[in-house]
Context: one part of a larger RNA
RNA sequence: GGCUUAUGGUGGAUGCCUUGGGACCAAGGGCCGAUGAAGGGCGCGGCAAGGCUGCGUUAAGCCUCGGUGAGCCGUCUAGCGGGCAUAGCCGGGGAUACCCGAAUGGGGAAACCUUGGCCGGUGUUGAGCCGGUCAACCCGAUUCGUCGGGAGGUAAGUGGGGGAACUGAAACAUCUAAGUACCCCGAGGAAAAUAAAUCAACCGAGAUUCCCUAAGUAGUGGCGAACGAACGGGGAACAGCCUAAACCGGUGUGGCCUAACGGCGUGAGGGCCUAUGCCGCACCGGGGUUGUAGGAAUCGCCUAGAACCGCCUCAUCAGGUUCAGAGGAGUUACAAAUCCGGUCUCUAGCCGAAGGACCCUGGGAAGGGCCGCCAUAGGGGGUGAAAGCCCCGUAGGCGAAAGGGAACGGACUCUUGGCGAAUAUCCUGAGUACCACGGGGCACGGGAAACCUUGUGGGAAUCCGGGGGGACCACCCUCCAAGGCUAAAUACCCUUGGUCACCGAUAGCGUACCAGUACCGUGAGGGAAAGGUGAAAAGAACCCCUAGCGGGGAGUGAAAUAGAUCUGAAACCAUAAGCCU
Repeated sequence: GGCUUAUGGUGGAUGCCUUGGGACCAAGGGCCGAUGAAGGGCGCGGCAAGGCUGCGUUAAGCCUCGGUGAGCCGUCUAGCGGGCAUAGCCGGGGAUACCCGAAUGGGGAAACCUUGGCCGGUGUUGAGCCGGUCAACCCGAUUCGUCGGGAGGUAAGUGGGGGAACUGAAACAUCUAAGUACCCCGAGGAAAAUAAAUCAACCGAGAUUCCCUAAGUAGUGGCGAACGAACGGGGAACAGCCUAAACCGGUGUGGCCUAACGGCGUGAGGGCCUAUGCCGCACCGGGGUUGUAGGAAUCGCCUAGAACCGCCUCAUCAGGUUCAGAGGAGUUACAAAUCCGGUCUCUAGCCGAAGGACCCUGGGAAGGGCCGCCAUAGGGGGUGAAAGCCCCGUAGGCGAAAGGGAACGGACUCUUGGCGAAUAUCCUGAGUACCACGGGGCACGGGAAACCUUGUGGGAAUCCGGGGGGACCACCCUCCAAGGCUAAAUACCCUUGGUCACCGAUAGCGUACCAGUACCGUGAGGGAAAGGUGAAAAGAACCCCUAGCGGGGAGUGAAAUAGAUCUGAAACCAUAAGCCU
């Protein structure tokens, strides 16, 4: 020096564990903010210096209403000193809520400095100090006094406006990645879309959205890489409406006409009107909303309570107004607000069956033995090992003063003639449809390229009208653009519960632990490591060595080679013995 064995050290693998995490399902919930948010700063404890939690000068809390309740004064964190117990704890509602922050009287290097008006208090009473309140900007309305709204935040989802590159094509330019990432704006608990100028195919369907399928099909494609439908079928959920216009009436306004061939509902007679007429414009009310076209206007028929009005008289009129009755409808769209009732439900909780002082092992029984019991409960967790019957629970039942939600019923509110005919008089969304050029979107890359959209230019028709059916034309079929609203099924997140051939501390979220922390970076931003004594601290009194650390006794404990780095593999180190050199 090497090898072997043993005993230790080092180290933190492994086994076991789980407070944490992941995924899915179900139910419930989903915006906050000038009534000052989100997020912070600084404070608040008898002894309290610091962190976490809670709270805000009323400061680990105050009031009130319920529930629970024999204990309580949060935690790291024990102790001392005290206290409460009509406490404490849980839930609903309320009060207080410093300073910064959209931050909003002005300023500002956030959490600070500071001005003015009014009111109150104090005060040498014209000072000063304290408290309350008002005072930013923008938009709309306005009786010009003021009133209402906005501003900021927001993980994911969502609509819109912009919009890459790496990459793939084995290079690369069309193409792809991808309308992705990212930026901006907006709204909501969802958003968007939505009631056919849609499809289909000569049969028919009947808004939108989402899922399965059709189908990796038809197609597109330097026909490369790649992209990639629809019809139809099956499900989830279902809901339909309002306007513009014609026409009628009213109000306002501008113009025109000197008495009628105009108007005062209609007929006759009378009377009146220079606006009580006519034309235009604007607004309001009625009317009306469709494609087998619909509506207006005109005419006719049927039905219908009362009163009044419509210049006067007579007659008449489904012309108007009001009342009554009956019918219909309604709060998410279709008008709109509120209240009441019980029911269900969410936000605390409550009841809840049945074993043993037996024997054995053991530190310990829930294990083994013996003899029982309950079960609408033998899910699960805990208890000194492995418990249906010990504890918490579980099955099954019960429960809300207050606040929220749901459907239902009522109050309440709104609303109401119906039918038909012929004519072709009027209306049915215009810089629109459509065309050309240039783009974009459609699975579709300019293609035979329809369809949707639109920057520029041109520019219709009005139902004998117009769009579509993938160039275009004819026939046929189908629908009615150029205004608007609309719940649900869907996306995402949170809470609660459940489940798992999900993880088990280098795994599982970055974070099982005081983690978006420590630390790094000027900054945007990046971003860790770190769990385990024991059933119970019983966490080792006392003695000895030592400055201490540490150790030896003693003691606790089932165990201390469980002693706080507490299971403890290997590499590596040491000691001892043997063998070899």

Description: A computed fold for a 581-nucleotide part of an RNA from an uncultured Dehalococcoidia bacterium, annotated as large-subunit ribosomal RNA, domain I. Rfam family: Bacterial large subunit ribosomal RNA. Gene Ontology terms of the family: ribosome and structural constituent of ribosome. The sequence was found in a public genome assembly. The coordinates come from a structure-prediction model, not an experiment, and the mean pLDDT is 82.